[in-house]
C1' cells in the first nucleotide's frame, strides 16, 4: 500500500526557526494568513484509542506514567467519489 472494527457538532497554544501559502481531492463558496501560512523544534494543553496504575469483575468508573493523536471555524460549508483522517487489531 490493500483489508477489520471504533470515532470524527466538546475539548486544548505560547515560543524560536521559517519566508507565501493554508483549510485532504474535484467544483463552488466562505474563511485564515506579511499584526508572518506550509513546514521544522522546544515548551505547555487538550482528549482518553492502546499500554500500565486504582476501586472492581473480564463489565463499568477512575488515574494520566507510558505508545499514539490532536490544539481557527462541524472532516470550515455545499457538491462527488463507499473521499479522508485517527486510533486500535489482523496477514
Nucleotide at each position: 500500500a490493500g483489508c477489520u472494527u471504533a470515532u470524527c457538532a466538546a475539548g486544548a497554544g505560547c515560543a524560536a526557526g521559517g519566508g507565501a501559502g493554508a483549510g485532504a481531492u474535484u467544483u463552488g463558496g466562505c474563511u485564515c494568513u506579511a499584526u508572518g501560512a506550509a513546514c521544522u523544534u522546544g515548551c505547555a494543553g487538550c482528549a482518553a484509542c492502546c499500554u500500565g496504575c486504582c476501586g472492581c469483575a473480564u463489565a463499568c468508573g477512575g488515574u494520566a506514567a507510558g505508545g499514539u493523536g490532536c490544539u481557527a471555524a462541524u472532516g470550515c460549508c455545499a457538491u462527488a467519489a463507499g473521499c479522508g483522517a485517527u486510533a486500535a487489531g489482523g496477514a